Transfer RNA, 75 nucleotides, folded computationally. Its mean pLDDT, the model's own confidence on a scale to 100, is 81.
RNA sequence: GGCGCCAUCUUCUAAUGGUUAGGAAGCUGGUUUUUCACACCAGAGAUACGGGUUCGAUUCCCGUUGGCGCUACCA
Numbered sequence: 001g002g003c004g005c006c007a008u009c010u011u012c013u014a015a016u017g018g019u020u021a022g023g024a025a026g027c028u029g030g031u032u033u034u035u036c037a038c039a040c041c042a043g044a045g046a047u048a049c050g051g052g053u054u055c056g057a058u059u060c061c062c063g064u065u066g067g068c069g070c071u072a073c074c075a
Stems, first nucleotide, its partner, number of pairs: 001071007010025004018055001027043005048064005
């Protein structure tokens, strides 16, 4: 240099064109408890970035950034 794969809440992980983007842990508040913990209830919190296609994109296409892997050349 070339090719391939990956990027979603703080973390892990679903959804694969039509959802209010879901779940678990963690965090916050409440209930319970003498207190803490557990348990239960509620809440906040995300589609890496920029374009394109589409009535509609997290999903499909292109590019950028970052990560991983394979490979060529040089020495």